[in-house]
RNA sequence: GAUGCAGGAUCGGGAGAAUCCGUGCGGGUCACACCACACGGUGCCGAAGGAGCAACCGCCCCGGUAAACUCUCAGGCGCAAGGGACCGUUUCUGCAAA
Numbered sequence: 001g002a003u004g005c006a007g008g009a010u011c012g013g014g015a016g017a018a019u020c021c022g023u024g025c026g027g028g029u030c031a032c033a034c035c036a037c038a039c040g041g042u043g044c045c046g047a048a049g050g051a052g053c054a055a056c057c058g059c060c061c062c063g064g065u066a067a068a069c070u071c072u073c074a075g076g077c078g079c080a081a082g083g084g085a086c087c088g089u090u091u092c093u094g095c096a097a098a
Base pairs, nucleotide, nucleotide: 003096004095005094006093007092008091009090011088012087013086018042020041021040022039023038024037026035027034043077044076045075049073050071051070052069056064057063058062
């Protein structure tokens, strides 16, 4: 020490799916409606995380190994907030290196 790989930070972008039903409780109302929270039920979503598999490879019994695919354990489902794979900006650390 161009550059490459891995991880972290920063900023920007970032989807999908029931304002479902019931019960309880508080607010609210003349009473309902409505709002928030808790619990239960059903339906749904996939882009935190998790799990599974092909080709291929091997020491070929068996094992290794991928996803944005699949499954939904987890998480999520009006708006908002939060989370958010992934993409980009700026940078930090480690390893390798013409």
Predicted 3D model of a 98-nucleotide RNA (Glycine riboswitch aptamer) from Pseudogemmobacter lacusdianii. The organism belongs to Pseudogemmobacter, within Bacteria. The coordinates come from a structure-prediction model, not an experiment, and the mean pLDDT is 80.